[in-house]
Molecule: c-di-GMP-I riboswitch aptamer
Organism: soil metagenome
RNA sequence: GACAAAGGCAAACCCGUCGAAAGGCGGGGACGCAAAGCCACGGGCCUAACCCCCAUCUCGGGGUACGGUAGCCGGGCCGCCGAA
Numbered sequence: 001g002a003c004a005a006a007g008g009c010a011a012a013c014c015c016g017u018c019g020a021a022a023g024g025c026g027g028g029g030a031c032g033c034a035a036a037g038c039c040a041c042g043g044g045c046c047u048a049a050c051c052c053c054c055a056u057c058u059c060g061g062g063g064u065a066c067g068g069u070a071g072c073c074g075g076g077c078c079g080c081c082g083a084a
Base pairs, nucleotide, nucleotide: 001081008033009032013028014027015026016025017024018023031071037077038076039075041074042073043072044069045068046067051063052062053061054060
C1' cells in the first nucleotide's frame, strides 16, 4: 500500500462438540480483512462458576476474574509482493 501478481484468512448463520457462561474447537458458509498471522503486556469490552454482601416463602439481587475477546485499540514478535 496500487485498477499489480501469487496466494491467505474467514463474520453472521447452520450442524456437531467442550464450557456455568462469555466464548472455544471441528465441518459447512462468506461479512469483510494488507497482517482478520502469533502473543493477554497496558487499556476497553463480555461472562460471573468459585467467593463476598443483601434479601430470603431458600425464587432472587448486587459486587468481583483466577475465565474470555488478538475480527476493540495500543504494544511486542514473525511474514508474501513491490507501483507512487